[in-house]
Molecule: c-di-GMP-I-GGC riboswitch aptamer
RNA sequence: AACGAUAAAGGCAAACCAGCCGUAAGGCUGGGACGCAAAGCCUAAGGAUCCCGCCAGAGGGGCGGGACAGCCGGGCUGCCGAAA
Numbered sequence: 001a002a003c004g005a006u007a008a009a010g011g012c013a014a015a016c017c018a019g020c021c022g023u024a025a026g027g028c029u030g031g032g033a034c035g036c037a038a039a040g041c042c043u044a045a046g047g048a049u050c051c052c053g054c055c056a057g058a059g060g061g062g063c064g065g066g067a068c069a070g071c072c073g074g075g076c077u078g079c080c081g082a083a084a
Stems, first nucleotide, its partner, number of pairs: 003081002011036002016031006034070001040076004046072002049067007
């Protein structure tokens, strides 16, 4: 470097609930743990998905704006060390 455990030390926190914000997708805080070896940081102008508006009008399309990084990718950094 790569790889990764019923190891050790620590970390994060899905669903759901409450409060607040947003037309919505969704976000923030607290509670809560399904999971996570990058579920640390950046990237939404790589692809997917979702929401709103407008246009079109049977074609499942076009345009604009927005959400999501815990869907798959890309970049940077990083704790530990059994086995192979």